[in-house]
RNA sequence: AGCCGGUGUAGCUCAGCGGUAGAGCAACCGCUUCGUAAGCGGUCGGCCGUCGGUUCGAUUCCGACCACCGGCUU
Numbered sequence: 001a002g003c004c005g006g007u008g009u010a011g012c013u014c015a016g017c018g019g020u021a022g023a024g025c026a027a028c029c030g031c032u033u034c035g036u037a038a039g040c041g042g043u044c045g046g047c048c049g050u051c052g053g054u055u056c057g058a059u060u061c062c063g064a065c066c067a068c069c070g071g072c073u074u
Stems, first nucleotide, its partner, number of pairs: 001073008011025004019056001027043005049065005
């Protein structure tokens, strides 16, 4: 450098795999405690890497590109 494969979703780790996006942790508020931690309840937070295509409808299917990871070839 080329080829092949995988991954990209909330601040972080991940689920969801055609029908208007969820969990845990973190953050914030409250309950509990003399106080702290732990525990419990609640709230906030993402138009799903980018751009197109297919579809009534796309995070999901297809293509190109970008980033990261792995493998192969010279």

RNAcentral holds the sequence, with entries from ENA.
This is a predicted structure of a 74-nucleotide RNA (transfer RNA) from Thermosporothrix sp. COM3.
The same sequence occurs in records of 2 taxa.
It matches the Rfam family "tRNA". By type it is a transfer RNA.
Taxonomically the source falls in Thermosporothrix (Bacteria, Bacillati, Ktedonobacteria, Thermosporotrichaceae).
The prediction has a mean pLDDT of 83.